Predicted 3D model of a 106-nucleotide RNA (SAM riboswitch aptamer (S box leader)) from an uncultured Bacteroidota bacterium.
[in-house]
RNA sequence: GAACUAUCAAGAAAGACGGAGGGAAUGGGUCCUAUGAUGUCUUGGCAACCGGUAAUUUUAACCAAGGUGCCACUUCCUAUUAGCCUUAAGGCUGAAUAGAUAGCUU
Repeated sequence: GAACUAUCAAGAAAGACGGAGGGAAUGGGUCCUAUGAUGUCUUGGCAACCGGUAAUUUUAACCAAGGUGCCACUUCCUAUUAGCCUUAAGGCUGAAUAGAUAGCUU
């Protein structure tokens, strides 16, 4: 890097550095941002994929040392597609593609 599997409507604060845009790609929205964003580091926290206990048929339960991960807005919304509602603009539900995270394989 790639394949497969699972989850993605919940949750989680401060300080320091830094100094301009940022929220994956492209477009359209919209939000955050000199009252200092995005990002990096430290501390703290959230969570429970790996881990530990127990059970073992399944699906769930408990713990949180360690390995990750995460701590604005539903993956911020939307684009493709199926169905339904609607006079229409639009709206709702699902699927797909893409993305993120973990495990395992290579």